[in-house]
């Protein structure tokens, strides 16, 4: 350093509910824990979701395409960071 437990101490909190903001997708609060050794932080790149908008298309009901929007608890990367036994 790398790597890591049926350790130590300390965080986080999926589903799913209730408030709340948001078209949406989600987001944040409480409440509740699948799970996590970065489930810390940055949307850099890739994957994922939404379509207010804006484009097309319509048989006028609608329907297609799209991110500048959103997930870091889907993958890589970038930064920081707790403890620490065997290898």
């Nucleotide at each position: 350093a790398c790597u890591g437990a049926u350790a130590c101490u300390a965080g986080c909190a999926a589903a799913c509910u209730c408030g709340u903001c948001g078209a949406a997708a989600g987001g944040c609060g409480a409440g509740g824990a699948c799970g996590c050794a970065a489930a810390g932080c940055u949307a850099c790149g890739g994957g994922g979701c939404u379509a207010u908008g804006u484009u097309c298309c319509u048989g006028c009901g609608g329907g297609a395409a799209u991110a500048c929007g959103c997930u870091c608890g889907c993958c890589g990367a970038g930064c920081u960071g707790c403890c620490a036994a065997a290898g």
Model confidence (mean pLDDT): 89 of 100. This is a predicted structure of an 87-nucleotide RNA (c-di-GMP-I-GGC riboswitch aptamer) from an uncultured Anaerolineales bacterium.